[in-house]
Molecule: small-subunit ribosomal RNA
Organism: uncultured Actinomycetes bacterium
RNA sequence: GAUGAACGCUGGCGGCGUGCUUAACACAUGCAAGUCGAACGAUGAAACUGGAGCUUGCUCCGGUGGAUUAGUGGCGAACGGGUGAGUAACACGUGGGUAACCUACCCCCCACUCUGGGAUAACAUCGAGAAAUCGAUGCUAAUACCAGAUACAUUCUGCAGGAGGCAUCUUCUGUAGAAGAAAGAAUUUCGGUGAGGGAUGGACUCGCGGCUUAUCAGCUUGUUGGUGAGGUAAUGGCUCACCAAGGCUAUGACGAGUAUCCGGCCUGAGAGGGCGAACGGACACAUUGGGACUGAGAUACGGCCCAGACUCCUACGGGAGGCAGCAGUGGGGAAUAUUGCACAAUGGGCGCAAGCCUGAUGCAGCGACGCCGCGUGAAGGAUGACGGCCUUCGGGUUGUAAACUUCUGUCGUUAGGGAAGAAGCGAAAGUGACGGUACCUAACAAGAAAGGACCGGCUAACUACGUGCCAGCAGCCGCGGUAAUACGUAGGGUCCAAGCGUUAUCCGGAAUUAUUGGGCGUAAAGAGCUCGUAGGUGGCGUGUCGCGUCUGAUGUGAAAACUCUCGGCUUAACCGGGAGCCUGCAUCGGGUACGGGCAUGCUAGAGUAUGGUAGGGGAAACUGGAAUUCCUGGUGUAGCGGUGGAAUGCGCAGAUAUCAGGAAGAACACCAAUGGCGAAGGCAGGUUUCUGGGCCAUCACUGACGCUGAGGAGCGAAAGCGUGGGGGAGCGAACAGGAUUAGAUACCCUGGUAGUCCACGCCGUAAAACGUUGGGCACUAGAUGUGGGGACUUUCCACGGUUUUCCGUAUCGCAGCUAACGCAUUAAGUGCCCCGCCUGGGGGAGUACGGUCGCAAAGGCUAAAACUCAAAGAAAAUUGACGGGGAUCCGCACAAGCAGCGGAGCAUGCGGAUUAAUUCGAUGCAACGCGAAGAACCUUACCAAGGCUUGACAUAUAUGUGAAAGUUUCCAGAGAUGGAAACCCUCUUCGGACUCAUAUACAGGUGGUGCAUGGUUGUCGUCAGCUCGUGUUGUGAAAUGUUGGGUUAAGUCCCGCAACGAGCGCAACCCUUGUCCUGUGUUACCAUCAUUCAGUUGGGGACUCACAGGAGACUGCCGGGGUCAACUCGGAGGAAGGUGGGGAUGACGUCAAAUCAUCAUGCCCCUUACGUCUUGGGCUUCACGCAUGCUACAAUGGCUGGUACAGAGCGCUGCGAUACCGCAAGGUGGAGCUAAUCGCAAAAAGCCAGUCUCAGUUCGGAUUGGGGUCUGCAACUCGACCCCAUGAAGUCGGAGUUGCUAGUAAUCGUAGAUCAGCAACGCUACGGUGAAUACGUUCUCGGAUCUUGUACACACCGCCCGUCAAGUCAUGAAAGUCGGUAACACCCGACGCCGGUGGCCCAACCUUUUGGAGGGAGCCGUCUAAGGUGGGAUUGGCGAUUAGG
Repeated sequence: GAUGAACGCUGGCGGCGUGCUUAACACAUGCAAGUCGAACGAUGAAACUGGAGCUUGCUCCGGUGGAUUAGUGGCGAACGGGUGAGUAACACGUGGGUAACCUACCCCCCACUCUGGGAUAACAUCGAGAAAUCGAUGCUAAUACCAGAUACAUUCUGCAGGAGGCAUCUUCUGUAGAAGAAAGAAUUUCGGUGAGGGAUGGACUCGCGGCUUAUCAGCUUGUUGGUGAGGUAAUGGCUCACCAAGGCUAUGACGAGUAUCCGGCCUGAGAGGGCGAACGGACACAUUGGGACUGAGAUACGGCCCAGACUCCUACGGGAGGCAGCAGUGGGGAAUAUUGCACAAUGGGCGCAAGCCUGAUGCAGCGACGCCGCGUGAAGGAUGACGGCCUUCGGGUUGUAAACUUCUGUCGUUAGGGAAGAAGCGAAAGUGACGGUACCUAACAAGAAAGGACCGGCUAACUACGUGCCAGCAGCCGCGGUAAUACGUAGGGUCCAAGCGUUAUCCGGAAUUAUUGGGCGUAAAGAGCUCGUAGGUGGCGUGUCGCGUCUGAUGUGAAAACUCUCGGCUUAACCGGGAGCCUGCAUCGGGUACGGGCAUGCUAGAGUAUGGUAGGGGAAACUGGAAUUCCUGGUGUAGCGGUGGAAUGCGCAGAUAUCAGGAAGAACACCAAUGGCGAAGGCAGGUUUCUGGGCCAUCACUGACGCUGAGGAGCGAAAGCGUGGGGGAGCGAACAGGAUUAGAUACCCUGGUAGUCCACGCCGUAAAACGUUGGGCACUAGAUGUGGGGACUUUCCACGGUUUUCCGUAUCGCAGCUAACGCAUUAAGUGCCCCGCCUGGGGGAGUACGGUCGCAAAGGCUAAAACUCAAAGAAAAUUGACGGGGAUCCGCACAAGCAGCGGAGCAUGCGGAUUAAUUCGAUGCAACGCGAAGAACCUUACCAAGGCUUGACAUAUAUGUGAAAGUUUCCAGAGAUGGAAACCCUCUUCGGACUCAUAUACAGGUGGUGCAUGGUUGUCGUCAGCUCGUGUUGUGAAAUGUUGGGUUAAGUCCCGCAACGAGCGCAACCCUUGUCCUGUGUUACCAUCAUUCAGUUGGGGACUCACAGGAGACUGCCGGGGUCAACUCGGAGGAAGGUGGGGAUGACGUCAAAUCAUCAUGCCCCUUACGUCUUGGGCUUCACGCAUGCUACAAUGGCUGGUACAGAGCGCUGCGAUACCGCAAGGUGGAGCUAAUCGCAAAAAGCCAGUCUCAGUUCGGAUUGGGGUCUGCAACUCGACCCCAUGAAGUCGGAGUUGCUAGUAAUCGUAGAUCAGCAACGCUACGGUGAAUACGUUCUCGGAUCUUGUACACACCGCCCGUCAAGUCAUGAAAGUCGGUAACACCCGACGCCGGUGGCCCAACCUUUUGGAGGGAGCCGUCUAAGGUGGGAUUGGCGAUUAGG
């Protein structure tokens, strides 16, 4: 885009079309084919007339008349109308042929229309039957039937002659013989018979064309042909007798399946593809099957006979029927209309005609089923109304849309008028179904007239709410798990519009079956290889033919359709006229380049010949040495063998080792090579024989003999199979044992059977039969090796060569090609020829079924479908990530050391359990002495109970109040709170401020979501990386830079380089510490002078110290190494040396890492509660597990006494001295200090002396009892400390695991934050004493760079294979079982045609009264439908069970 459509929602009008695609299923009822009286007999109405009876208007009789029609007869009924079952066929289309044919009615023309005859229906009478219908007797007519005569240009036969042709033949003339006609009616006129011609319609035949299947490969006996006969309108095996043995087929016979064919219709640029409704042409069919009759024509839709199925009637004896005609009914189905009107028109039948008939046809009805047209109003109208929706709360949008004003009248309603279509017929009158329709006029009133789908992308059109992987959507991708432009609803929008969507089907896009117009190295796809048949294709020249091919003409290619144009309906759809088109076929004429046929030549292709030449080419026979194993003998002794390590195994019965001799079988070291040969598989010791092919040279011969190759034939690794086969050393499936392992039906080891070898015969494949690359020919830059042959050169030879030629083989490389990788004269380049293969998604599956080969093997070849997924392939390449891949490097990563943890007790945190609550968060490293730098109340978020509701807290508005507020006291209560009393009675610019109350907006939430967020933080990691611009390369993703060679702590620096530069990181700049200098000296310091108990004071400005500011270190200097670059090693000097030590500083990013409970914040939720206040409790529980610490287990120690030396802090709600009291915690008291001034403050380890003497102790201090101190409203749950008493575990800690490289570890104390006090043994700072070790980078962990592989990309915690279990689906097999279809054999055999026929019967004619000619019934026979029997073929359904998917 389209449709004979259907379904969903919706629906105003008209025109033109169109409407059972399914059950060729069954049909009630009505209608669809009749007509002619001018063929015939019969019937004999109305009307008129005559007569009679008489009751004056009725009856009867006769005549004229001719209506009506059952019957005989003629014509029609074979047309028109329906349907598409069958049919793969001369059925259809197209073009020929008939010298092989027919044709009623119609037209033209010629001739004729004579004489006779006997019946029969109707009718009448009788009879049978339920009916349908039938019988008998009697009568009658014809354009019914029959006979005779005559007749020609008719037919047949014979004879004679002429002309023509396409073979059989055709045609003409003459002559003789034979045969054959007729009908009347009537007023004109029509009819009948014979002959010829025409027209129309048909019949037969031929060329060509159009479905699927080879898992249908052979078919055929009237089959193919001939002769003769029969039959037909006519040819012909159409039929029959005889004869011959043919005919068709890979260019697809035969079979199976499906199907009416065409003009055309839809689509497409076309070529094509799909379809065959309506309209038109052809065919076929009429309930199923068979058959003939009549006729011009049928094997007959509305005729006949028979058989079958079905339905109906019946008196059970017998009968009737055929909607695939028009309506209509049931049924089937997603689905398809009225039991309408009319013959007015067009057409048909009959008729002289009037006319009759006509469900053909013309019309109407129903259906948005399709196409076309029209309408549902037009103009104005903003403070941009109301309402809806959204909102950043300002507004926006719906929206000039509405309201409102003015106007129009398509359509609609009413009224009036009102056609054409009519030609014809008829004496005239008259005659329209549609239809009072179309159309015209007037009036009325915007009145009655809009929906559907969609809005994530493709694809035009976005927001809100609801929902919360639910409900749902979906054409593909996909959407939905609490902020959904994707679901549902709404608002808005977009696209179409009386329709809009969905479904189904076809074409297109699809170059996705590729003729136009594809491919096959790696994605699907080159057969394992060769030979060769058919076929396809083919070198140079000449001549000829004119088959292909080109061109002109003629005929045909129906109409409709299509295109263009003109015209008619108001327009359009629709319809009419004209032209084109119909791309085709046939015939005739012309041309001959090219392809082809024929003929004749040529030598460049191909082959032969001659001379050489290389070779693991093949077959057979013979033969050689090394090695292995076995046997015999000698020497010799305890092991051998084997492995990662072992064991099984062999060995004192003498192995292994070694020497000598012998046997057997198999394979051939070195040479040996991207070297050789072969078609491929493949081929290797040597010699001989036989034999195939190649290459080079020569240019003698043949003269296109060539190439390819469907089928076919041969060869074809290994394994396997066969033979009453042979052989068997080594190796070695199966098997056995030993190991390994969780297991080990494996890898390893010890043995070992088939086999491996030979002969003959099969198999016929492959893992990767691979160059994953079919064969042939030609052309298109080169370079370098190597094998074979030749030429030239070197005077010849030999060695050689910047030489050259042919053939093979290999590497690199240009153009070109390729998706890329790559290929590149040995093409995957450019062309030609031939073959094979791939469709085209993956799986199912190279499987099933069938066929065929093979040994009744293994198996091979050929080769599907159901079902299932949305991918599979992955091809090639890219970036990452990963690897029990490679290379290089680093780190307390290992190693070397020191000290620990893990065992004990206690402290703290977490899990778990418990609880009214044990609030919440943090969970590998990177949670667990973490948030918490301090839970008795408070904190506090949790629980119980009791209160409050504009609220504990903020802002605003309105109204009220002026002490209800505030202060003090009392009462109730656990308190919050409530009540009472007293005091107080605000300020003012009069607007108000302030307090309280009421009301409304709102407050409030440590409620949820860290997976909606900001901010902050952890981690990889202080690792050296992460990127960009421009350029260049690549189709692209991307690459390059950033890789490489060195070097560094470092992407640090140097060199090189299609890169050149730059940014964030590194480093440096900052702080601190180490040395020196300068300045300043109080509260710090004191060398010299004086003084004192005391730097206490005077004094000093040297020193220490403090605070400022400077200097100093840069590989600067020397030497070695190095590319003489970066840098590195050593040294000097220096307080310090190669980043001097330490800190701060954390790139791009990763982990949906952590935090909504610091804070902020979107959305959701609560609002007399999830808010807020209060009291009490809880966060402090305790069978247990884990983490981090402290104290210890002691003598390098404990205890007692004495004594020495820091740094850094802190202090007014504070630090608190001297003194006194207390054993002590502490108390009393209060000097000094807002601090280099005073205080905390004692530093401790250390040193000196004493004691303890290896014990669960004078170690260790848990636990418990008693008594106290301090803080604080308050130490019960639940604080710290002191004293006395008690005196637990623990004697150095399993597997495992942590920290640390120098002022470090270890060890010793000190201070601070938080804080009333303190669970602090934590954390953060400070100093004192002060080690050991590092060979080194194999291994463990983590990281960096390069490279490699990848089927990973959520990235190895990845991906992914198979069994099994449960459920489900489709398919195969299956003992069998139930059908369908087409044939065959035999039996039976209706109707009917044909043939025969004793007897019987018979109208016409002839004879003559007897027969004849001819016919009929009956009977018999051939053929024959249906039916029966039988064995096969083919195809389908079901099937316990079973197999794989």